Transfer RNA from Candidatus Rhodoferax bjergmarkensis, 76 nucleotides, folded computationally. It matches the Rfam family "tRNA". Rfam classes the family as a transfer RNA. Rfam describes the family as follows. Transfer RNA (tRNA) molecules are approximately 80 nucleotides in length.
RNA sequence: AUCUCGAUAGCUCAAUUGGCAGAGCGCUGGUCUCCAAAACCAGAGGUUGAAGGUUCGAAGCCUUCUCGGGAUGCCA
Numbered sequence: 001a002u003c004u005c006g007a008u009a010g011c012u013c014a015a016u017u018g019g020c021a022g023a024g025c026g027c028u029g030g031u032c033u034c035c036a037a038a039a040c041c042a043g044a045g046g047u048u049g050a051a052g053g054u055u056c057g058a059a060g061c062c063u064u065c066u067c068g069g070g071a072u073g074c075c076a
Base pairs, nucleotide, nucleotide: 001072002071003070004069005068006067007066010025011024012023013022019056027043028042029041030040031039049065050064051063052062053061
């Protein structure tokens, strides 16, 4: 340099090739307990890496860029 995969909640990852953004863990509150843990119940938490485009509608499609993983080269 080229190709390829990825970036979504604090963390690990889903989201059926365009139609309500979710789960587990963690966090907060509650029940229980002498207290705590465990268990159970409830809740908060998101500019879907950035900027544009297409579309009635984009996490998913198109373009550019940033960051990370992998593959293959060129020059010296």

Taxonomically the source falls in Rhodoferax (Bacteria, Pseudomonadati, Betaproteobacteria, Comamonadaceae).